[in-house]
RNA sequence: GGAUCGUUAGCUCAGCGGUAGAGCAGGCGACUCUUAAUCGCUCGGUCGAGGGUUCGAAUCCCCCACGGUCCA
Numbered sequence: 001g002g003a004u005c006g007u008u009a010g011c012u013c014a015g016c017g018g019u020a021g022a023g024c025a026g027g028c029g030a031c032u033c034u035u036a037a038u039c040g041c042u043c044g045g046u047c048g049a050g051g052g053u054u055c056g057a058a059u060c061c062c063c064c065a066c067g068g069u070c071c072a
Stems, first nucleotide, its partner, number of pairs: 001071007010024004018055001026042005048064001050062003
């Protein structure tokens, strides 16, 4: 330098055009003599940046940044 995959909540990941979810972690509560475990509720995200397409974009296109893999 080229190809390709990835970037979404504090962490690990879903979501593949109709306005974002789960598990774990955190907070509150139930249960228990207490703790742990278990259960319920709850908090939490300008979807890596910028632009384009569209009535509508996390999702499609372009470009940039960062990371992984391969080729040279």